[in-house]
Predicted 3D model of a 362-nucleotide RNA (Bacterial RNase P class A) from an Acidobacteriota bacterium. Its Rfam family is "Bacterial RNase P class A". Rfam's curators write: Ribonuclease P (RNase P) is a ubiquitous endoribonuclease, found in archaea, bacteria and eukarya as well as chloroplasts and mitochondria. The family's RNA type in Rfam is ribozyme. The sequence is in RNAcentral, with records from ENA.

This record gives sequence, structure tokens and C1' cells, in this order.
RNA sequence: CCUGCCGGACGGGCGGUCGCCCGGCAACGGGAGGAAAGUCCGGUCUCCAUAGGGCGGCGUGCCGGCUAACGGCCGGGGGGACCCGCUCAAAGCGGGUUUCACGGAUAGCGCCACAGAAAACAUACCGCCCGGCCCCCGGGCCGGGUAAGGGUGAAAAGGUGCGGUAAGAGCGCACCGCGUCCGGAGUAAUCCGGAUGGCAGGGCAAGCCCCACGCGGAGCAAGACCAAAUAGGGGAGGAGGAGCGGCCCGCUCCGUUCGACUUCCGGGUAGGUCGCUAGAGCCGUCCAGCAAUGGCCGGCCCAGAGGAAUGACCGCCGCCCCGCAAGGGGUACAGAAACCGGCUUACAGUCCGGCAGGCUUA
Repeated sequence: CCUGCCGGACGGGCGGUCGCCCGGCAACGGGAGGAAAGUCCGGUCUCCAUAGGGCGGCGUGCCGGCUAACGGCCGGGGGGACCCGCUCAAAGCGGGUUUCACGGAUAGCGCCACAGAAAACAUACCGCCCGGCCCCCGGGCCGGGUAAGGGUGAAAAGGUGCGGUAAGAGCGCACCGCGUCCGGAGUAAUCCGGAUGGCAGGGCAAGCCCCACGCGGAGCAAGACCAAAUAGGGGAGGAGGAGCGGCCCGCUCCGUUCGACUUCCGGGUAGGUCGCUAGAGCCGUCCAGCAAUGGCCGGCCCAGAGGAAUGACCGCCGCCCCGCAAGGGGUACAGAAACCGGCUUACAGUCCGGCAGGCUUA
């Protein structure tokens, strides 16, 4: 210097013309994102339901912390993978990066393909050893011992070594592993040390299950308020009422059991207002903490609409690609709808940090 991976940050700038939404009398001010996305998890808020407890269902699952809360984040423990150092090397020890649905398999049930003798009350295919018999070197048959070796498998009843034995075997011993007990360190997960038992008996809980903890439902079209016309409902009055352009007569219609007409009340619809954006808010300095995060102080106000505004064009600059150059082309993913914290997914290009590989120079 190039390439790849991981983590973090950013994700165009300035100006002009014409428009749009919200606030405001006006001047003017404000107007998408790191994901506004998926709606996966948690909350605020609102309404409905709800004595208490249990069964059932769903979810979470090493320990501690953070937080309003979480299945999120941070730190730690344990297991795995990779790298580095010590070492001739291996083993081991130490360090770093990264990753894990990481409670329980002596509560019970269930399952474990193929291969294999055997997949769980262990067993014996080849082999090894002992005894007997038969065939004359060597082998065969029967009975017994064994599980070291071979073989099968993803997995085979501890591992390595020495002793021991007919051959073997925790049969004995040392170290490692495991169980039990004790002591120490740590808030804890866990780690370290000692004693003791030759030693429980495989795996799967991402199969049922057991244990611990948590969980009522719906969602801003939540919900609250104001409230027409028309048609229903209820109460009171009620024998009249309405029309024929003013009055009278007259006529017509609706009524007086089926109640016209007047008035009051109540529910709902259209429509309107609120909820609605000053908040677990943003920026900066400092403090506490390994960190997540929390706190003090100072400054700031930053879309809030209605099925929906945040746009279009031009110029200059930036960045990337092609080209010797002139110049040409491109500038991702994507668009708020009550709000907030996470997770996941999409993303041209640039910068920073770490790791790995390659090339060049000294």
C1' cells in the first nucleotide's frame, strides 16, 4: 500500500426560482430517519374486566449489576473456536479476540436411524487365556474365564502409565477425571486446597416433564367533551292544530280509543374540539462507576396535520467510477401518524480502531 472480516461514527454542503403543511393578525418561525421499515420484545397513556387462592396456558432460564421495563445492555464465571507468548516440541500455563436456548438426566415417562454381539437390569462377533476330547506338525469341537486389543457407530460402562495375571480386569498404585465430606477466597455463578470412596454409570429436556420467576384483555380507529337535520324512545300539557300570501267566512287535511300539536329529557349519527406532542427530550462541561448507566450545572425548543405537507428545477462545490487529458456518468437504503426504550432487517460511499492474508521498501 492492497484485499477480506469484525466493531464504532457519518451518511452530502451552499445559493437561486416556483410551490406544499403547521403555528402566527402580520412580519416571520418550524417541517423525516439511522433505520421513520418489520411490528418481534418491553413500557407510558386510555378504556374494559377483576375478592383471595389454585388448576390449566404462554414466556423466560449460569451469576451480579443497569433500567420505567425487557427476551435489551454492561461486567463476571464456565464451555467451544481461533491467535499470541513461555517451551526444541508436545502436554501444560498465561494473555487476547470471538461465540454459546448456559436451570435440572439418582423425580418419572419416552426416544436413540444405519451399522454393530450389545444403544442400557448391559453384552461378547473376531481375538486372548485355561481345562477336556478328537484328528499326528497345526487345527477342530465342547465347557469355562476375560473385556486389554481389533471391528461397528454420532455415542460402547472412566483416561494415561507402572505393577499384577493363565490371559485380563480399579485387581493394586501414581497422576488426571468423578462422587461425598471438610476448609479457604468470592455478594454470587464459581474457583483453589485437603481428606475419603476404586467409583456413580451413556446421550437427548431444541420430546413430554420437573424446578424457579414473570404474565388479565384490547389498543390513539384507545378514549373524553360539544353537538345539527331526519327517524325512533320517555315525561308533561293537550282539543284542537296546519294550509289556502293580511283579516273574516268558507273549504281541505291531520287529530280528540290508534293523541294531531306544543314543550322538556335522553341515546346515537354527520360535523367540531381535545387526546397531540416539553419529553424515561436534545446539546455541552464536569463528577461517580471497569462498563452499561446515573447525577449536578448551563443552554435549546426541534413536524405534528385531514388519508396524509416535508417537493420540483437550475447553478457552484464535495465524494465515487471511467478516461493520458478534455470530458462523461453516478451520489445508496429508504418517507413520520399517540409517544418512548430495545432487537432485527435494508444501505452507494467516506472516516476511525482491531484482526488475518498478500505485495513493496529500508